[in-house]
RNA sequence: GCAUCCUUAGCUCAGCGGAUAGAGCGUCCGGCUCCGGACCGGAAGGCCAUGAGUUCGAUCCUCGUAGGAUGCA
Numbered sequence: 001g002c003a004u005c006c007u008u009a010g011c012u013c014a015g016c017g018g019a020u021a022g023a024g025c026g027u028c029c030g031g032c033u034c035c036g037g038a039c040c041g042g043a044a045g046g047c048c049a050u051g052a053g054u055u056c057g058a059u060c061c062u063c064g065u066a067g068g069a070u071g072c073a
Base pairs, nucleotide, nucleotide: 001072002071003070004069005068006067007066010025011024012023013022018056027043028042029041030040031039049065050064051063052062053061
């Protein structure tokens, strides 16, 4: 340099055109307990990497940019 793939919550990941974007773990609060762990209930936390386009409508499709992974040279 070229090709393919990835980027969604603090971490690991679902969701692949439609309503308020979800789960597990973690964090915080409460319950339970002599205290803690486990368990139970609840809460916070996301401008879906970024800019543009297509569409009535985009996390999802297209193009550019940035970062990362793999392969080839």